[in-house]
Parts: sequence; C1' cells; structure tokens
RNA sequence: UUGACUCUGGAGAGAGAUCCGCGCGGCGGUCGCGGAUCCACCGAAGGGGCUAAAGCUCUCAGGUAAAAGGACAGAGGGGC
Repeated sequence: UUGACUCUGGAGAGAGAUCCGCGCGGCGGUCGCGGAUCCACCGAAGGGGCUAAAGCUCUCAGGUAAAAGGACAGAGGGGC
C1' cells in the first nucleotide's frame, strides 16, 4: 500500500393476504414447508441517475422470523 482469500463485527423493512400442492390426521380445522398472484415496505451485494463520485437518489435485480447474503470496519495474509 492493495484485489482475491481467511477470521470477527455488521443495519433496515409484513413469519402479510388469497389460491394450489405436500406433511400430520378417520374427517374438518389449526400448524409447518414449497410454488403462484396481489398489496405494503427496506436499502448496506450488484445496477441506473446526478460534471465526477457517494452512507445521495431510483428500486431493475435483491431483500422484509431464523439461516444465508450484506456496503463498510478491524485483524491476518499476499505484492512492491
């Protein structure tokens, strides 16, 4: 000083509604999971816009229990 890589920390927003399928079950209901549709919302992977750039802005993608992801920060490591 810097990409990959490793470790640690890391926010926000409905476990929404309806339908279908599966599981438990004698039936129904409830519950859980997956898919589709609809509405609401978030913004810190990425992407678009603003002379340039952005923790700005737009939400295409992505996301809204947990898990995963996560800009960014610290340490290690690598190179010179």